[in-house]
RNA sequence: UAACUGGAGAGUUUGAUCCUGGCUCAGAACGAACGCUGGCGGCGUGCCUAACACAUGCAAGUCGUGCGAGAAAGUCCCUUUCGGGGGGCGAGUAAAGCGGCGCACGGGUGAGUAACACGUAGGUAACCUACCCCAGAGUCUGGGAUAACCUCCCGAAAGGUUGGCUAAUACCGGAUAUGACCACGGAGGUCUCGGCCUCUGCGGUGAAAGAUGGCCUCUGCAUGCAAGCUAUCACUCAGGGAUGGGCCUGCGCGCCAUUAGCUUGUUGGUGGGGUAACGGCCUACCAAGGCUGUGAUGGCUAGCUGGUCUGAGAGGAUGACCAGCCACACUGGGACUGAAACACGGCCCAGACUCCUGCGGGAGGCAGCAGUGGGGAAUAUUGCGCAAUGGGCGAAAGCCUGACGCAGCGACGCCGUGUGGGUGAUGAAGGCUUUCGGGUCGUAAAGCCCUGUCAAGGGGGACGAAACAGUGCCGGUCAAAUAAACCGGCGCCCUGACGGUACCCCUAAAGGAAGCACCGGCUAACUCCGUGCCAGCAGCCGCGGUAAUACGGAGGGUGCGAGCGUUGUCCGGAAUCACUGGGCGUAAAGAGCACGUAGGCGGCCAUUUAAGUCAUUUGUGAAAUCUCGGGGCUCAACUCCGAACCUGCAAGUGAUACUGGAUGGCUAGAGCACGGUAGGGGCAAGUGGAAUUCCCGGUGUAGCGGUGGAAUGCGUAGAUAUCGGGAAGAACAUCGGUGGCGAAGGCGACUUGCUGGGCCGGCAGCUGACGCUGAGGUGCGAAAGCGUGGGGAGCAAACAGGAUUAGAUACCCUGGUAGUCCACGCCGUAAACGAUGGGUACUAGGCGUCGGGGGGAGCGACCCCUUCGGUGCCGUCGCUAACGCAGUAAGUACCCCGCCUGGGGAGUACGGCCGCAAGGCUGAAACUCAAAGGAAUUGACGGGGGCCCGCACAAGCGGUGGAGCAUGUGGUUUAAUUCGAUGCAACGCGAAGAACCUUACCUGGACUUGACAUGUAUAUGUAAGCCUGCAGAAACGUAGGCCCCUCUUCGGAGCAUAUUCACAGGUGCUGCAUGGCUGUCGUCAGCUCGUGUCGUGAGAUGUUGGGUUAAGUCCCGCAACGAGCGCAACCCCUACUCCCAGUUGCCAGCGGAUAAUGCCGGGGACUCUGGGGGGACUGCCGGUGUCAAACCGGAGGAAGGUGGGGAUGACGUCAAGUCAUCAUGGCCCUUACGUCCAGGGCUACACACGUGCUACAAUGGCCGGUACAGAGCGUCGCUAACUCGCGAGAGCAUGCUAAUCGCAGAAAGCCGGUCUAAGUUCGGAUUGCAGUCUGUAACUCGACUGCAUGAAGUUGGAAUCGCUAGUAAUCGCGGAUCAGCUACGCCGCGGUGAAUACGUUCCCGGGCCUUGUACACACCGCCCGUCACGCGAUGGAAGCUGGAGGGACCCGAAGCCGGUGAGCUAACCGCAAGGAGGCAGCCGUCUAAGGUCAAUUUAGUGACUGGCGCGAAGUCGUAACAAGGUAGCCGUAGGGGAACCUGCGGCUGGAUCACCUCCUUU
Repeated sequence: UAACUGGAGAGUUUGAUCCUGGCUCAGAACGAACGCUGGCGGCGUGCCUAACACAUGCAAGUCGUGCGAGAAAGUCCCUUUCGGGGGGCGAGUAAAGCGGCGCACGGGUGAGUAACACGUAGGUAACCUACCCCAGAGUCUGGGAUAACCUCCCGAAAGGUUGGCUAAUACCGGAUAUGACCACGGAGGUCUCGGCCUCUGCGGUGAAAGAUGGCCUCUGCAUGCAAGCUAUCACUCAGGGAUGGGCCUGCGCGCCAUUAGCUUGUUGGUGGGGUAACGGCCUACCAAGGCUGUGAUGGCUAGCUGGUCUGAGAGGAUGACCAGCCACACUGGGACUGAAACACGGCCCAGACUCCUGCGGGAGGCAGCAGUGGGGAAUAUUGCGCAAUGGGCGAAAGCCUGACGCAGCGACGCCGUGUGGGUGAUGAAGGCUUUCGGGUCGUAAAGCCCUGUCAAGGGGGACGAAACAGUGCCGGUCAAAUAAACCGGCGCCCUGACGGUACCCCUAAAGGAAGCACCGGCUAACUCCGUGCCAGCAGCCGCGGUAAUACGGAGGGUGCGAGCGUUGUCCGGAAUCACUGGGCGUAAAGAGCACGUAGGCGGCCAUUUAAGUCAUUUGUGAAAUCUCGGGGCUCAACUCCGAACCUGCAAGUGAUACUGGAUGGCUAGAGCACGGUAGGGGCAAGUGGAAUUCCCGGUGUAGCGGUGGAAUGCGUAGAUAUCGGGAAGAACAUCGGUGGCGAAGGCGACUUGCUGGGCCGGCAGCUGACGCUGAGGUGCGAAAGCGUGGGGAGCAAACAGGAUUAGAUACCCUGGUAGUCCACGCCGUAAACGAUGGGUACUAGGCGUCGGGGGGAGCGACCCCUUCGGUGCCGUCGCUAACGCAGUAAGUACCCCGCCUGGGGAGUACGGCCGCAAGGCUGAAACUCAAAGGAAUUGACGGGGGCCCGCACAAGCGGUGGAGCAUGUGGUUUAAUUCGAUGCAACGCGAAGAACCUUACCUGGACUUGACAUGUAUAUGUAAGCCUGCAGAAACGUAGGCCCCUCUUCGGAGCAUAUUCACAGGUGCUGCAUGGCUGUCGUCAGCUCGUGUCGUGAGAUGUUGGGUUAAGUCCCGCAACGAGCGCAACCCCUACUCCCAGUUGCCAGCGGAUAAUGCCGGGGACUCUGGGGGGACUGCCGGUGUCAAACCGGAGGAAGGUGGGGAUGACGUCAAGUCAUCAUGGCCCUUACGUCCAGGGCUACACACGUGCUACAAUGGCCGGUACAGAGCGUCGCUAACUCGCGAGAGCAUGCUAAUCGCAGAAAGCCGGUCUAAGUUCGGAUUGCAGUCUGUAACUCGACUGCAUGAAGUUGGAAUCGCUAGUAAUCGCGGAUCAGCUACGCCGCGGUGAAUACGUUCCCGGGCCUUGUACACACCGCCCGUCACGCGAUGGAAGCUGGAGGGACCCGAAGCCGGUGAGCUAACCGCAAGGAGGCAGCCGUCUAAGGUCAAUUUAGUGACUGGCGCGAAGUCGUAACAAGGUAGCCGUAGGGGAACCUGCGGCUGGAUCACCUCCUUU
């Protein structure tokens, strides 16, 4: 500082992270459409599809002042034979004709067109331009026709035709000629050297038309008119202008290279023709050119532009309305007329279509305005008017004008405006919700007080209108003129479709005027109900499987508002094609390597030029639009004025640093020469030894070989082994090395020959930028493979056999052919990799190694310093998403090339090129998904590694699995067999007690405020309760009897019953809505936090490491320092001891008593009881160890390294278990899913499993005798003693509320006896009989006793469990529950009392570190291919159908042109004959449409066929991810149901172990 003011992101890949990358959203816009809704107005805008077909009306006429002719209706008059006739007006009108001008404008559409079509800037010295303007010259004199009209004829019509008349501004002849044009000259100027301009000489060619008004000055007739004059308009020639056009050129303006070659009028020339004009525009001849990778040719698509939309911009998209240009007018062709057309509302022809027809023939072209049908998601009135603006004609009036101005329809868009304003809290009613208190809709409503925009009715009422013409007056021009005409001025008169307009006023009344979408995140806005992976939603992510803010409804809220949403399209966001502004080691992306063409880029100095570049000036860049400043509609939209802008192009002038061009020079780049030098560089020829195999011979005997183990195979016909000899082919151990050479592929014994490249040296001998890169192109190019011919020892795809296996088309084994080798020729690909293109320059260091040079030292090997080139490692800066790279860059820059743009489909299809083939190179689309990926992180996992632990294995002892029984479960059965628990961690579990009860199940019978709780209301007050009878299975019902409530302030309260209303009740569902509790990993040693630090981040560090421990226990170290929950300890029991206290316990000593006994007095010593202390802490010693922690050993001690046992369970995992313990949200039932009762069931039984008991016997059974516990329990109880019973038990009776009495006899043991190896004197199931006890009741369905019976079973397959010491094993005892008991269960108690542990390889589980990962629902993971089914799109295909363009040939309309023209013929010539000229006709060239042929191309379709994609629960296997169980992958070849397998070569993008080398630190 008027016209600079501007750039936002989000969701979605993961357990999480960073990156890459796609998909999606928020914004703006629209000629829109659809859904719901809709008050008014203004301004705009409205077939995007079928350039599909069109009924009807209108859209271009006009001029009588160019010309001839000239009605009718009606009316008036005359006449009449009443049929009619004549005349005037109508009227010189209408209609028609000749003629002029217009019809080429205006209006429509966008089919075609990729082009000088358009845009822009130029050229035209190669051109035209009617009407208009300026200036110049003229308009003289003749002539012959022809429409109209009349008449004849043909025709249905359209129309045609014969004869006759007539005019002109129609047509023709002659004259004149300022200019003009043509031919031949001259002079000057200019310039692109071929023209042009000006002047000039001579010759030639070529014009015209009048009309109207006025007048009589001149002439004639002598009124007035004519000639004439004059004015206006028109006409002719020529010049100039203006306007409009034609043609040419530079530049710009789509896609496809899976279109790479195109072209014969093609490119040029000459002659001719043609045009307004240049030109192959056309033609004849000559030459052989022209275009193309800076994309020709071909194909597809498309009108172009100003602008419009979007965008910060650069860009991208677009080309409605308005404006400029082009093209088209049913389709194709053609010309005519004209100034201009090859002509939208003209003509001719052909074609398709429609219509008329008398069937002969005709007519038509809405992509003008309306309108119709059709198409379509979709786009308006068959309106009014020429009042305005503009156009045509006309002298003018005027006429015409679907241009235009208006109106109508559509919320299609933009803009404006209203649907009311104020007040109003009992926060009304009502709705919704609620934790029931409330909250919210909500000042919202009602009520009260106001206002009057819009709409409605009534009244008034504009602007747009000013002209033209006419007329009056004034002035002027022309003129002879006071006429006319023209010009100017002032008046008057006339003109409005819109229009019942805008606008203003009045009346009445809040009265008539709000919806739509959304409310999971993105994205503003939340609750209830319904639904229950259903119905549905969805732009992306995703919601819905019973508590859905995501579906549907409601309440509430949010957003916008006469609109709101949805769909479609474009731009944006998308830096996601990156010019501004991206990338390529691993994400997509460096060509396998080199040479080299075009091209791009290029060292130092000087001169020059001025193309690029820069400055300035000029022209142009239409208007509109956009922007800015103003003005007009009340505002705005809209519109007007001015300015700015139009970033461009062209021209002129200037500048010269840089780039380019030209010239000259230089040597630092590059190269040459010279001298050295290392090397598996290449090619060819020859030579060598070791090994393998084969052959021959010798020795020798039964095996060899092979594997995880085997077998096939070889061998008594003598193998393997071993010795000697021979043959053949292939490959070259050691040296050998992140050593060497090469462009890459690749190259390895030795010798020779030929040959390519590199490196080093110099104060440099030569050249003097000769360079770098490199699209196309050319060459080289592992292995496999192919062709021809050799060769063939070993190895070895295919193949065969043997194994393995569920199978084994594999891995392993035995054989074995192509091949591997050579020569020649193909192929041309690899993980052809450093996954890293080439070149140049610059940017800390350190350490190796190879080749060369210099210096130092040394006798020398060696060593030290330095330099050039190569090859490695580490690392700073920097870079990177990270990993990593780091002078051999992935750093910093420049130059050139190649390549990428989500995954799949697919490196596939089609096409093309190459190849003998295999195949290679190039290389899509439909469809489908919301991801696919890279790096790193934390976990989890591994048939990865390391370290460590655990009754984990091992070592042992005893079991289970077999039997019988018990018990639980599954299954089955049933009216019911109630429910739950289901790998470990369900199954003697809930259940520490199912005959009834329990009980939840079934059958049947009953009740309905209920069996139970609280409250309300009413009534009762004989309360409640108890007893008895009746019916009944009982519940329940009914009858009778007993009993006759308490307090009181007399109101009532309590209590109870009946009825009522609220409600109760539910073992009904959801443990995946929950609380609480519990199991499990696991008594495993772990799990975390704060601060700091590191990392972009997830995260890491701490917590890793070295030791140690039972332990994240402790120590040391350390970018960590601390802390918390866990561990340990603190608590309980137990082991030793001390103190205190002794009753019911104890009894040593003292006393007493007895048959005997702590029985008694006493006692506290002991045992014991139960309170309190002590004790054990690695405290002490030695050793080891890092001067540590700790470990080992020892001493002492009752106990020693946590003494033993218990309690104690971190963060979390398993949607683990439990709604049936309890509690609880939600849902469900409410005369039942509640409650009561009886009976039944939970006890069933072909089976299967778990847990147990008892056994199978002699370490035993039986009989007799005998010894020693602990811990418990007991008054609804335990019960002594005694009696009875074989016994279970019964009877009687005593003690004990318990260290007192009782249960209570412990048993195994010990002593003695018997049994003698057997289905037994083992074992006790099962069954019969008889009993006992509990209980109302033992039938279903109790326990126990006695007698009798005497089953299976003789130690248990595969498999599997427990236990490491007072443990296992074994023995009994007690308790809870409980009337009793199915307890062999469970929980405790004590008695007796072992064995074994080398050890950590293996199985299982766990901890830490590390590694790989395609897993994260985390290996019970993920995931591949065939097959089968459904759907979808697509390739091939015998063919079939249509389209397009081209070629050859045939035919050939109309028409132009050319020829001919014997027929016809007014104007001119001629006296005439005739001629000139013209026309018809005919012929020819060209040619549209049409036809034929063979090809090309494109689209559709096609039996069948190929793969591909998608699809909750299909089949077969297990290929890949971990060492994925044979490491994987790449190329190639063979094979196989399939994933795949195998051979050859290659890669690491392979784990693990060992070794070597190198590096770093010390």
About this RNA
Small-subunit ribosomal RNA from Binatia bacterium (SeqCode), 1562 nucleotides, folded computationally. Lineage of the source: Bacteria > Bacteria candidate phyla > Candidatus Binatota > Binatia (SeqCode). The prediction has a mean pLDDT of 84. The sequence is in RNAcentral, with records from ENA.